Predicted 3D model of RNase P RNA and transfer RNA as a complex of 437 nucleotides. Its mean pLDDT, the model's own confidence on a scale to 100, is 76. It holds a member of the Rfam family "Bacterial RNase P class A".
RNA sequence: UCAGGAUAAUGUAUGGCUGCUCUGUUGAUCCUUCAGAUACAACAGGGAGGAAAGUCCGGACUUCAAAGGGCAGGAUGGUCGCUAACAGCGACUGUGCCGUCAACAACGGCAUAAGGAAAGUGCAACAGAAAGGAAACCGUCCCGCCAUGGGCGGGAUAAGGGUGAAACGGUGAGGUAAGAGCUUACCAGUGCCCUGUGUGAACAGGGCAGCUCUGUAAACCCCAUCCGAAGCAAAACCGAAUAAGCAGGCGGUUGAGGGCUGCCCGCCCGAUGCCUGCGGGUCGGUUGCUCGAGGCCGUCAGUAAUGGCGGUCCCAGAUAAAUAGCCAUACGCGACAGAAUCCGGCUUACAGUUAUCCUGAUCAU
RNA sequence: AGGCACGUAGCUCAGGGGGAGAGCGCUGCUUUCACACAGCAGAGGUCGACGGUUCGAAACCGUCCGUGCCUA
Numbered sequence: 001u002c003a004g005g006a007u008a009a010u011g012u013a014u015g016g017c018u019g020c021u022c023u024g025u026u027g028a029u030c031c032u033u034c035a036g037a038u039a040c041a042a043c044a045g046g047g048a049g050g051a052a053a054g055u056c057c058g059g060a061c062u063u064c065a066a067a068g069g070g071c072a073g074g075a076u077g078g079u080c081g082c083u084a085a086c087a088g089c090g091a092c093u094g095u096g097c098c099g100u101c102a103a104c105a106a107c108g109g110c111a112u113a114a115g116g117a118a119a120g121u122g123c124a125a126c127a128g129a130a131a132g133g134a135a136a137c138c139g140u141c142c143c144g145c146c147a148u149g150g151g152c153g154g155g156a157u158a159a160g161g162g163u164g165a166a167a168c169g170g171u172g173a174g175g176u177a178a179g180a181g182c183u184u185a186c187c188a189g190u191g192c193c194c195u196g197u198g199u200g201a202a203c204a205g206g207g208c209a210g211c212u213c214u215g216u217a218a219a220c221c222c223c224a225u226c227c228g229a230a231g232c233a234a235a236a237c238c239g240a241a242u243a244a245g246c247a248g249g250c251g252g253u254u255g256a257g258g259g260c261u262g263c264c265c266g267c268c269c270g271a272u273g274c275c276u277g278c279g280g281g282u283c284g285g286u287u288g289c290u291c292g293a294g295g296c297c298g299u300c301a302g303u304a305a306u307g308g309c310g311g312u313c314c315c316a317g318a319u320a321a322a323u324a325g326c327c328a329u330a331c332g333c334g335a336c337a338g339a340a341u342c343c344g345g346c347u348u349a350c351a352g353u354u355a356u357c358c359u360g361a362u363c364a365u
Numbered sequence: 366a367g368g369c370a371c372g373u374a375g376c377u378c379a380g381g382g383g384g385a386g387a388g389c390g391c392u393g394c395u396u397u398c399a400c401a402c403a404g405c406a407g408a409g410g411u412c413g414a415c416g417g418u419u420c421g422a423a424a425c426c427g428u429c430c431g432u433g434c435c436u437a
Base pairs, nucleotide, nucleotide: 001361002360003359004358005357006356007355008354009353010352012330013329014328015327016326017325018324020047021046022045023044024043025042026041027040028038029037030036049336053347054346056345057344058343059342060341061231062230063229064228068265069264070263071262073227074226075225076224077223078092079091080090081089082088093114094112095111096110097109098108099107100106115222116221120220121219122216123215124214132168137161138160139157140156141155142154143153144152145151146150169187170186171185172184173183174182188212189211190209191208192207193206194205195204196203197202235287236286237285238284245278246277247276248275249274250273257269258268259267260266294313295312296311297310298309299308300307301306331334366436367435368434369433370432371431372430375389376388377387378386383420391407392406393405394404395403413429414428415427416426417425
């Protein structure tokens, strides 16, 4: 310098004309006036995103009488912190992989759903002799018999071969019939104890125990913590309607039926009433609705996530649903993509540009 | 907008960690003068895609893609 990857930021700009939607003011119209209203007009102002998406988590809000207990069910899982909350974020610890290095250590980068397998249960196909306190196929050694470079039978042996994803520590010495943590030295690991450092996960050092204990919990399960259910098509109010009638069933407080969570407990409502079918009716409006754990700037505390304080701003709110069309200029010729209760995250999609890091190639020293 | 379920052969479905299967359909052969029925044999699958857990994934977990259903 070029190419690729990851992360973060940005996500065409300026101007003109004509439209759409919301808000405000004024006028006009309705109205006797006030108040109020509007398929009207003029003026002023606002008008999609970093993901508005997926609906994967967490909350706000609303209703379920109150939101009570137990079971079942679901979620999470190193430590400390942040937060309204979280499966999110920040920092740190451990582990794994890669690079630098002959190697170790150390450093750098990346990843990490990372409690418990020494509570119990299950599973581990095929291959292999044997797959969990298991196992003798070959091999090695001992004994007996046949009888002699061999075969048969009994026993010992997990050091060697072979199988497998995985075969119960490694090396040397002793020991033995041959072997084996059987014993011992060193190394590796595990458990327990002590000391020191750290808020903590943990780390460092020392001692004891031959303890060497397979893997799997994104298998059941155990432990700890958390979770009532449903969702703005939640829900509240206004208007209209739920009529008349027919058929069947249940019921009189020892109660039909309904509700509270999937179940139970516990509890609430409940009477010319309730359920089912037929017959028929409505399917409009207002609120919820956008000022909010809000944005921007500065400053302080903190490694950071984040929080405090001060200043400043108001920034879509529709209901068949607006955010569009045309023109001009500039360049790199504009990607993914369109709000519908709101907010915090995560995930996924994304042209071009900028920054940082990593990888590869080339050139120069 | 919110909520839920399902993707396995051409179609309908089973299989819920260790051989990918059933019925119908398709192809060939037998049977028949011919067709159907019947019998025998066979083909046909990246288990929607990607990543993870595991020795091993159609299955378990996560993220996307597609399809269907419910709610005024």